Predicted 3D model of a 102-nucleotide RNA (Glycine riboswitch aptamer) from Nocardioides caeni. Its Rfam family is "Glycine riboswitch aptamer". Rfam describes the family as follows. This family represents the bacterial glycine riboswitch. The sequence was found by an Rfam model in a public genome assembly. Taxonomically the source falls in Nocardioides (Bacteria, Bacillati, Actinomycetota, Propionibacteriales).
RNA sequence: UCAUCCCACACGGGAGAGUCAGGAUGCGUCGUGGACGCAGGCCUGCGCCGAAGGGGCAAUUCCUCCCCGGAACCUCUCAGGCGCCCGGACCGUGUGGAGCAG
Numbered sequence: 001u002c003a004u005c006c007c008a009c010a011c012g013g014g015a016g017a018g019u020c021a022g023g024a025u026g027c028g029u030c031g032u033g034g035a036c037g038c039a040g041g042c043c044u045g046c047g048c049c050g051a052a053g054g055g056g057c058a059a060u061u062c063c064u065c066c067c068c069g070g071a072a073c074c075u076c077u078c079a080g081g082c083g084c085c086c087g088g089a090c091c092g093u094g095u096g097g098a099g100c101a102g
Stems, first nucleotide, its partner, number of pairs: 001102001006097008018046001020045004025039006047082003053078001054076003060072004
């Protein structure tokens, strides 16, 4: 000095799935009978999604092939989520850091 890889930050992109039921509360209308309507907020139940995080290798795929072992964009759905926003694995660009070989 230092490509790839790794780390941090900034910017851009970035999917899926509830017009469900009940309850509480609030608001409005009627007008004093509690009845009706509304609410992307709260609680409960049911349904659903898979891309923070977390668990598992039973199936699939990968680590050249079998076993073993490991990993995943696979799987589970604990957590999270199911209008928009936010978040978001991952991808790209830039800046900085670290740094093998040469």